[in-house]
RNA sequence: GCCCUCUUAGCUUAGUGGUAAAGCAGCGGUAUCGUAAACCGCAAACGUCAGUUCGAUUCUGACAGAGGGCUCAA
Numbered sequence: 001g002c003c004c005u006c007u008u009a010g011c012u013u014a015g016u017g018g019u020a021a022a023g024c025a026g027c028g029g030u031a032u033c034g035u036a037a038a039c040c041g042c043a044a045a046c047g048u049c050a051g052u053u054c055g056a057u058u059c060u061g062a063c064a065g066a067g068g069g070c071u072c073a074a
Base pairs, nucleotide, nucleotide: 001070002069003068004067005066006065007064010024011023012022013021018054026042027041028040029039030038047063048062049061050060051059
């Protein structure tokens, strides 16, 4: 320098053109002599900017970041 993949909650992962799901962690509660476990509930996220679309987390492009590969071949 070129090519490919990825970016969703504090962390690890689902998801898909029509209001985003779960586990762990966090907070509150129930219970307990008390703590933990258990049970119930709450809050929390689509990297940024454009484009397409009635509608974008999803499709397209650019940029940023992460990972991998190639360096005479994809």